[in-house]
RNA sequence: CGAGUCGACCGGGCGGUCGCGUCGACGGGCUCCGGCCCGUCGCCGAGGAACGUCCGGACUCCACAGGGCAGGGUGGUUGCUAACGGCAACCCGGGGUGACCCGCGGGACAGUGCCACAGAAAACAGACCGCCGACCCGAUACGGGACGGUAAGGGUGAAACGGUGGGGUAAGAGCCCACCAGCAUCCCGGGUGACCGGGAUGGCUCGGUAAACCCCACCCGGAGCAAGGCCAAGAAAGGGUCGUCGCCGCGAGGUGACGGUCCGCGCAGACGCUUGAGGGCUGCCCGCCCGAUGUCUGCGGGUAGGCCGCUGGAGCCUGCCGGCGACGGCAGGCCGAGAUGGAUGGCCGCCGCCGACGUGCCUUCGGGCGCGUCGGUCACAGAAUCCGGCGUACAGGUCGACUCGUCCG
Numbered sequence: 001c002g003a004g005u006c007g008a009c010c011g012g013g014c015g016g017u018c019g020c021g022u023c024g025a026c027g028g029g030c031u032c033c034g035g036c037c038c039g040u041c042g043c044c045g046a047g048g049a050a051c052g053u054c055c056g057g058a059c060u061c062c063a064c065a066g067g068g069c070a071g072g073g074u075g076g077u078u079g080c081u082a083a084c085g086g087c088a089a090c091c092c093g094g095g096g097u098g099a100c101c102c103g104c105g106g107g108a109c110a111g112u113g114c115c116a117c118a119g120a121a122a123a124c125a126g127a128c129c130g131c132c133g134a135c136c137c138g139a140u141a142c143g144g145g146a147c148g149g150u151a152a153g154g155g156u157g158a159a160a161c162g163g164u165g166g167g168g169u170a171a172g173a174g175c176c177c178a179c180c181a182g183c184a185u186c187c188c189g190g191g192u193g194a195c196c197g198g199g200a201u202g203g204c205u206c207g208g209u210a211a212a213c214c215c216c217a218c219c220c221g222g223a224g225c226a227a228g229g230c231c232a233a234g235a236a237a238g239g240g241u242c243g244u245c246g247c248c249g250c251g252a253g254g255u256g257a258c259g260g261u262c263c264g265c266g267c268a269g270a271c272g273c274u275u276g277a278g279g280g281c282u283g284c285c286c287g288c289c290c291g292a293u294g295u296c297u298g299c300g301g302g303u304a305g306g307c308c309g310c311u312g313g314a315g316c317c318u319g320c321c322g323g324c325g326a327c328g329g330c331a332g333g334c335c336g337a338g339a340u341g342g343a344u345g346g347c348c349g350c351c352g353c354c355g356a357c358g359u360g361c362c363u364u365c366g367g368g369c370g371c372g373u374c375g376g377u378c379a380c381a382g383a384a385u386c387c388g389g390c391g392u393a394c395a396g397g398u399c400g401a402c403u404c405g406u407c408c409g
Stems, first nucleotide, its partner, number of pairs: 001405010012351007020045002023042008047380001051391002054389005059224004066286004071220005076090005091105001092103004106215002111213002113209003128154002130150004135145004162180006181205001183202008228308004238263011265300007278290004315334008353376010
């Protein structure tokens, strides 16, 4: 210098100006005294994926009684973690010269099933071509017919029932032998382990598929912040709450009318009051529990509104220590959105970035660097209970470590 591999990170910046949301302070106002509204000032105000909602958890409720079956999930080993289907290191298999990458990686002698197309034959193997034998026919070197032997050769296929060499044979074949590969059993050594290295014996060889049923080991109760709780109790000529419209007010609010909705409740029917209706342990069974001004169904009119949950947490940053690493421990510092029709934005200027054009310099003639003008205003996207992951999208850019090749010293 060229070609690559892996990892970490940024993802427009600054200023001005006009706005928006939560919270706080001050001033003023309204109020059912809980709070709310207006103005000014101040703090903070999207992301690396906030996304998909695919896993795992926290939290909440279902009653803190369980057991079995069914069902679902995971799948090399050892660790990490709150947990995981995540992550780290290692093992095995595959790819690459290499850095490194890929693997849905338990079991196919427990059993069942399946193996498209092509091909004669696809799993108790199999004679299409070929090879060989004796027989028959033709003119006995050759050709044809029928019978038999043969898996060495050809051809098909993703896959054809070990490979090479020798012996053997009519031709062949683990039929026999040597070596190699692989399988099973046993032994020795190393490793926590997956597994690795070595040796002995055996029969001569055993296909693939479990993101097919199945078997083995381990794990799993259900629903989800629309979880769940409060306002919510008094009165009986019912009450609360919200919306729309008119008038007053910037607004909160006041006042009047109309309407929606919720709660208390009312009506009717059925069943039942311990020999128990009905319900819960959220699939089923056993077992257990609750249960009487009760339970179920239908109707009047049927799940409204506000507040809490709601963001300080398996939190972030820095340093040190332990560990190969994932990660853990200690110390110090920091507070960084909380909306509910849903805020986080618009405009201008400068810089940066991208594109086009012009021009100067350099050039290994591919291009590179500088200056100027014009244009674009910028990728993917966007909180909604909160975390840990995974997956997916992403214009452009920065940094670090390493590998291979070439050249120079």
This is a predicted structure of a 409-nucleotide RNA (Bacterial RNase P class A). It matches the Rfam family "Bacterial RNase P class A". Its family is annotated with ribonuclease P activity, dimeric ribonuclease P complex and tRNA processing in the Gene Ontology. It is annotated as a ribozyme. Its mean pLDDT, the model's own confidence on a scale to 100, is 75. The model forms 97% of the base pairs in the Rfam consensus. The RNAcentral record of the sequence draws on ENA.